Transfer RNA from Sclerophora amabilis, 71 nucleotides, folded computationally. The prediction has a mean pLDDT of 87. It matches the Rfam family "tRNA". Its family is annotated with triplet codon-amino acid adaptor activity in the Gene Ontology.

[in-house]
RNA sequence: GCGUCCAUGGUUCAGGGGUAGAAUACCAGUUUCCCAUACUGGUGAUCCGAGUUCGAGUCUCGGUGGUCGCA
Repeated sequence: GCGUCCAUGGUUCAGGGGUAGAAUACCAGUUUCCCAUACUGGUGAUCCGAGUUCGAGUCUCGGUGGUCGCA
C1' cells in the first nucleotide's frame, strides 16, 4: 500500500428497517451481629459524517480506530 472482518452501557455480547436488550459491574433496599452470598429495584450505551427511507443500531458511501491476511 491492497483486501477481509469488527466498532452497541464501565466490561463481555445480543439486536433480520418500526419502544435498544441480556449478563456482569455500579448504586439503593431486604436478609445477616458485621462482611460475603442470595433476592428485589434502579442508573447507565448505538465510533464520526453524509445518503436512502415516513422511519436506520440495522441498508449504501466516506472517514477514524482495531483484528486478520497479502505484498